[in-house]
RNA sequence: CGCAGACAAAGGCAAACCACAUCGAAAGGGUGGGACGCAAAGCCGCUGGCCUAAGUCCGUUAUCGCGGAUAUGGUGGCAGGGUUGCCUGA
Numbered sequence: 001c002g003c004a005g006a007c008a009a010a011g012g013c014a015a016a017c018c019a020c021a022u023c024g025a026a027a028g029g030g031u032g033g034g035a036c037g038c039a040a041a042g043c044c045g046c047u048g049g050c051c052u053a054a055g056u057c058c059g060u061u062a063u064c065g066c067g068g069a070u071a072u073g074g075u076g077g078c079a080g081g082g083u084u085g086c087c088u089g090a
Stems, first nucleotide, its partner, number of pairs: 003089003012038002017033004022029002036077001042083003046080003049075003055070006
């Protein structure tokens, strides 16, 4: 350096849920509590998947409403990929 994550060691992150005179239309994010788990559950929306539908478009309606489509929004703890890194060496 590459590969691996068996056996350890020091640590790290933080699901669900709860709180907020937190952000957001929502999905979801933030802060604090809390631990289901995670060898990258560090970082990055490049590809795909999934979630949401403000705005826009279409349909319906006298109207109000209702329904459908759609990402420019989100998810890195969905997968791939990029990139950085602790320890050890069965």
Predicted 3D model of a 90-nucleotide RNA (c-di-GMP-I riboswitch aptamer) from a Deltaproteobacteria bacterium.
Its Rfam family is "c-di-GMP-I riboswitch aptamer". Its family is annotated with cyclic-di-GMP binding in the Gene Ontology.
Of the family's consensus pairs, 95% are formed in the model.